[in-house]
Molecule: small-subunit ribosomal RNA
Organism: uncultured bacterium
RNA sequence: AGAGUUUGAUCCUGGCUCAGGACAAACGCUGACGGUGUGCCUAAUACAUGCAAGUCGAACGAGUAGUGUAUUGGUGGCAACACUUUUAUACUACUAGUGGCGAACGGGUGCGUAACGCGUGGGUAAUCUGCCUUAAAGACUGGGAUAACUCCUCGAAAGAGGAGCUAAUACCGGAUGGUCUAUAUUUGUCUUAUGAUUUAUAUAGUAAAAGUAGCCGCAAGGCCUCUGCUUUAAGAUGAGCUCGCGUCCUAUUAGCUUGUUGGUGGGGUAAUGGCCUACCAAGGCAAUGAUGGGUAGCCGGUCUGAGAGGAUGGUCGGCCACACUGGGACUGAGAUACGGCCCAGACUCCUACGGGAGGCAGCAGUAGGGAAUAUUGCGCAAUGGGCGAAAGCCUGACGCAGCGACACCGUGUGAAGGAUGAAGGUCUUCGGAUUGUAAACUUCUGUCAAUUGGGGACGAAGGUAGUAGGGUUAAUAGCCCGAAUACUGACGGUACCUAAAAAGGAAGUCUCGGCUAACUCCGUGCCAGCAGCCGCGGUAAGACGGGGGAGGCAAGCGUUGUCCGGAAUUAUUGGGCGUAAAGAGCUCGUAGGUGGUUUAUUAAGUCAUUUGUGAAAACUUUAGGCUUAACUUAAAGAAUGCAAGUGAUACUGGUAAACUUGAGCACAGUAGAGGAAAAUGGAAUUCCUGGUGUAGCGGUGAAAUGCGCAGAUAUCAGGAAGAACACCAGUGGCGAAGGCGGUUUUCUGGGCUGUUGCUGACACUGAGGAGCGAAAGCUAGGGGAGCGAACAGGAUUAGAUACCCUGGUAGUCUUAGCUGUAAACGAUGGACACUAGGUGUGGGGGAGUUAUCGACGCUCUCCGUGCCGAAGCUAACGCAUUAAGUGUCCCGCCUGGGGAGUACGGUCGCAAGACUAAAACUCAAAGGAAUUGACGGGGGCCCGCACAAGCGGCGGAGCAUGUGGCUUAAUUCGACGCAACGCGAAGAACCUUACCAAGGCUUGACAUCGUAUUGACAAAUACAGGAAAUGUAUCUCCUUCGGGGCAGUAUGACAGGUGGUGCAUGGGCUGUCGUCAGCUCGUGUCGUGGGAUGUUGGGUUAAGUCCCGCAACGAGCGCAACCCUUGUCCCAUGUUGCCAGCAUUUAGUUGGGCACUCUUGGGAGACUGCCGGUGUAAAACUGGAGGAAGGUGGGGAUGACGUCAAGUCAUCAUGCCCUUUAUGCCUUGGGCGCACACGUGCUACAAUGGUCGGUACAAAGAGAAGCGAUAUCGCGAAGUGGAGCAAAUCUCAUAAAACCGAUCUAAGUCCGGAUUGUAGGCUGCAACUCGCCUACAUGAAGUCGGAGUCGCUAGUAAUCGUGGAUCAGCACGCCACGGUGAAUACGUUCCCGGGCCUUGUACACACCGCCCGUCACACCACGAAAAUUGGAUACACCCGAAGUCAGUGUGCUAACCAGCAAUGGAAGCAGCUGCCGAAGGUGGAGCCAGUGAUUGGGGUGAAGUCGUAACAAGGUA
Repeated sequence: AGAGUUUGAUCCUGGCUCAGGACAAACGCUGACGGUGUGCCUAAUACAUGCAAGUCGAACGAGUAGUGUAUUGGUGGCAACACUUUUAUACUACUAGUGGCGAACGGGUGCGUAACGCGUGGGUAAUCUGCCUUAAAGACUGGGAUAACUCCUCGAAAGAGGAGCUAAUACCGGAUGGUCUAUAUUUGUCUUAUGAUUUAUAUAGUAAAAGUAGCCGCAAGGCCUCUGCUUUAAGAUGAGCUCGCGUCCUAUUAGCUUGUUGGUGGGGUAAUGGCCUACCAAGGCAAUGAUGGGUAGCCGGUCUGAGAGGAUGGUCGGCCACACUGGGACUGAGAUACGGCCCAGACUCCUACGGGAGGCAGCAGUAGGGAAUAUUGCGCAAUGGGCGAAAGCCUGACGCAGCGACACCGUGUGAAGGAUGAAGGUCUUCGGAUUGUAAACUUCUGUCAAUUGGGGACGAAGGUAGUAGGGUUAAUAGCCCGAAUACUGACGGUACCUAAAAAGGAAGUCUCGGCUAACUCCGUGCCAGCAGCCGCGGUAAGACGGGGGAGGCAAGCGUUGUCCGGAAUUAUUGGGCGUAAAGAGCUCGUAGGUGGUUUAUUAAGUCAUUUGUGAAAACUUUAGGCUUAACUUAAAGAAUGCAAGUGAUACUGGUAAACUUGAGCACAGUAGAGGAAAAUGGAAUUCCUGGUGUAGCGGUGAAAUGCGCAGAUAUCAGGAAGAACACCAGUGGCGAAGGCGGUUUUCUGGGCUGUUGCUGACACUGAGGAGCGAAAGCUAGGGGAGCGAACAGGAUUAGAUACCCUGGUAGUCUUAGCUGUAAACGAUGGACACUAGGUGUGGGGGAGUUAUCGACGCUCUCCGUGCCGAAGCUAACGCAUUAAGUGUCCCGCCUGGGGAGUACGGUCGCAAGACUAAAACUCAAAGGAAUUGACGGGGGCCCGCACAAGCGGCGGAGCAUGUGGCUUAAUUCGACGCAACGCGAAGAACCUUACCAAGGCUUGACAUCGUAUUGACAAAUACAGGAAAUGUAUCUCCUUCGGGGCAGUAUGACAGGUGGUGCAUGGGCUGUCGUCAGCUCGUGUCGUGGGAUGUUGGGUUAAGUCCCGCAACGAGCGCAACCCUUGUCCCAUGUUGCCAGCAUUUAGUUGGGCACUCUUGGGAGACUGCCGGUGUAAAACUGGAGGAAGGUGGGGAUGACGUCAAGUCAUCAUGCCCUUUAUGCCUUGGGCGCACACGUGCUACAAUGGUCGGUACAAAGAGAAGCGAUAUCGCGAAGUGGAGCAAAUCUCAUAAAACCGAUCUAAGUCCGGAUUGUAGGCUGCAACUCGCCUACAUGAAGUCGGAGUCGCUAGUAAUCGUGGAUCAGCACGCCACGGUGAAUACGUUCCCGGGCCUUGUACACACCGCCCGUCACACCACGAAAAUUGGAUACACCCGAAGUCAGUGUGCUAACCAGCAAUGGAAGCAGCUGCCGAAGGUGGAGCCAGUGAUUGGGGUGAAGUCGUAACAAGGUA
């Protein structure tokens, strides 16, 4: 730091996904050790059990136990004394109670809370503060109770009541009184201020508690120490209140508020305050988001990020809130109190049914919930807290241990050597490769765990005791300090150190198609499965599962979930809006935002500096401590913030004054379909009336419906009505937009230009708001000619609810109102400024020139409206002074596609509907621009037997042959539009043969090798059997004697397969587009790129053939040429060829000759070379000459890049799969058939003919298991026989049509020959299934062929015969040969195919493409819905607990006062009353959520149904 994914490819837009980090995590597999952290995120659900807050006897009385002393009585004893008992007293320990302090800390949780709750910075002149510290002063004198205890009573219990006794640091009265409090007066100082502070004075008021140790003293008492107590002033700490700023989502929540906002008096509080109350005023909050709803503890921090940010708030720390739910106060310095109280409610427990008890969100633990979270542990040794003078006690705070890989960090699972690269595994091209120095093996080490031993901590400081000594003191007492010494450890015999032995005990997990590091075999066969995205799997899967191997990380690894990142994908940093999502239809204008020039001032913003704060921890850096690290300690930094002080003044803001250029006003001109109203005009259409006139009109692709003999259409005249305004007319004008078009008048808005003058920033934009706003539509009233939704009819069509035609109602017009939307578009918001030009056009103005005026032209300038184009911008297309360029200001809008501009809610509307505007669910794309192709019922140019013009066929008949189908035991297989079908097959009676039936064989018919064994096998002959294959017998090799060749048998490797896959394939072969003219490359250039250019253009050609031009220049494969053949000539060659002349013959037969023909070689020739014309001084075309041949002379071979998964596994080769007593091999027999359909041919239908007779002329081939002459026989096919010939020699071999005669005379014939019969011939082991030929006889269909369709452009079509391959035999097929030998082509409109250019495209599997909607089926989520269930909320009313406050207090009362007393007073309590008041009840209300018969559309699904709406002019743009 990026990557994958839309496309055939490209660029862009845009979403989805991945790689990183993190976690209080969970799950799967696995698991050696240690350290440090961390561990109910869910049910603030319910809790058994134990523990978590007590302590003080130096505040107090009492009790119990023990000890000491004294003492009374008794018993025992000689006595000392012992036991027992009474009393007094002291000490020690314990216990309940009174009293004090603590329990408000510590610990837990995050329900509530959107708040001064929290954070940050201030204020408190509006406050309090126990314990603690400092300072000052004081503590005098009295009193009455009460618990404990004893007795009695009630109760199941919890507990309660009565009577009696007693103490205090418990409670109460009085005294004393200042720097205390209140009031009044007063002096100074200060403050923003209500005021604060200070000096002096007067009046009134307010305190207290003792205890311990020691000394002195007979005692009373005194002295002293420490602790405690009272008052005051300060401090410290903690707390309260208050203010500025910051603090989530929602406007589909827009208005909220009555103690509400303020004031006065009063009350209340520690204190301000509507905090409360009475009265008065009517305020207060809100678009800078009040009120409502939802969600949430906040922060330091944590995670991530480059940062800005985003997310988060678990552990640790600060604050807040809560303690079963709700309400309430009491006590106290402090609570509205987690382990206190009262009341109400729910729940649980006990009960004797009367009544009671309880609150783990403390630590453990249990149940439940859940994917999920630990021990009912040890200890107060340390740190901290409470109490105490202290010892000490208490402390689930805390310190430790236990459990969990939950996280982070560290260590180990050995080290060195070791190649025949062992075995085994896997793969293999069978050679080998790999696992792999890995192992074995040798040497060594000993961390960790386990085992056996030894040693052994730091954490301990303090405190207590206390010696010597020191300090204080009147004192040796006491107190304080205190060397030495003793005691104190849960963890723990732990960490750590050390000895012994032994490599012994310690590696998994995920991945391996791309992203993304890592590859092969087998299995599976769109199955099973995988998958984060793209996507894998349909028989060779690097993607599934297994094996081997490899890669990553490692005591972990992977998955899932969540957050940040990548994502500049909400954009402050840092995005956009012409076409991708996105400019509001337009204007006016409020708030707001922004704002011209100059001067002065201010100092709010801004900037600089200083101070305070920004807790600690965390973070960063540097050091230190644990063996290292994590962890921890210290210092520094940072903490981007807030507040305060001081200063600066350029810019912004404020204030004041001025200016004129922005803006506006006045004046003079000017153009215009700008708006409203009224009046008016002609043409046309239709209708009405009348005339003329007669059979049609109208309409269409063609028709019909329709109109017309009742007189239409046409035509003439007159009249009526409504609507719209031809020409002018123009990318001309006006208007904000919508929009505006005959003419005239009236009223009226805005613009532009020019000259001066005036105002003096008055400006720009504009959330809400207001107005205008095409067409259609709505309401009411008019109007209605034409046009014309709906509707009707006629056509078209498979259908046609359409397109076309004939009619036609709303509507279109007008008045008044509503609607408020359009592709309301320049798909481009408004304003201002700046940034090359060129060329039109509309409206003004100026100057000059043409001698002058006028016109025209040229030039300058302002405003509008177009085109082209530079820079620049843009993804590209394109925009370009009318910006989409460069900048400023303001507004609106966008954030993947679908669902959806939909649902619900709200506002508006008469309705239709408009505005606002989601979610669930679903997809991995949707989209823009451009590129190359392909395609188009788009366009242009061109070619081809493509059409046309011709000739002859096919399609009808019979036969032949191939195919389909049918049949069959089998009818072997392949080929299927052109480009399968007389094709593979250049030849199925057996063989072939692959098929079927039957009989046999199993290392095999064929190849190679190993082991063992035999000595023959094969051929030939004979025999046996049989359908044949088969079996048996005879015979029989070489040798150096080892054996070899050959063969058999047995066995093992293997052979074999026309079995499958042509969609696994080729070193292949072939067809086709197409012998069409195309297909590409290098370099350069252009383009972000795909690509383009070249190859396009103008000509020309059969041709991308050539020329010219050109950012191209060249080149390659194709074209052409080179090759073969044919046509002319020359040279050479003359046998088997030829014969002119000479001889000869039946005959080139022979002599002779090589001239000619011919043969075989080699040359020449043709190149647009020459001439005329056209053409660009071109290429070329056209005409001509010469020539055997003329413009590639004719024909052939030759087939570019590629296309069709074209054909072929049955020519061959070949991977994989399948088969192995069979899918192999041998054999016999059978089979390759025929109601029918199609293709290709042959023969015909006749007179251009048939038959008979006669006569003539070829070319090219073949021949030895062959061709076979003469001769002979047969009507003939043939036979006999065998001359010649391995061929220019011999043979096949008479060419036929033609020509000359004869006959037939239009007929199913003297045409035609199928079919059938008989008799023969040939080949062959063999002609039955199933060959060919001959003769005689038979004599079918057929009289020129429907729709349609094929071939051919010259030696061609047509027609005639000949030969060859295959082959024993079999051709109407195929291949080749020559003979005779035409017709037609105006031309390119149309059909088909092809080439080039261009255009459109939503196609790229490329139109046999893509794709839309209904319906049917299944599933999913959502809306509506009669109704129904629940929740929270506020309101109204009822009831009203506890409790504070207020009132009352008739009942009751120790302290004080009066009184001799009784009693009274003061003060207080119970009770009662009132206000408020939780829960509860009733009621309606709106809101939220759930369910809901039925219903609505939406989405997704396999190959369903119907059509074909869109994409090409998509066939009606």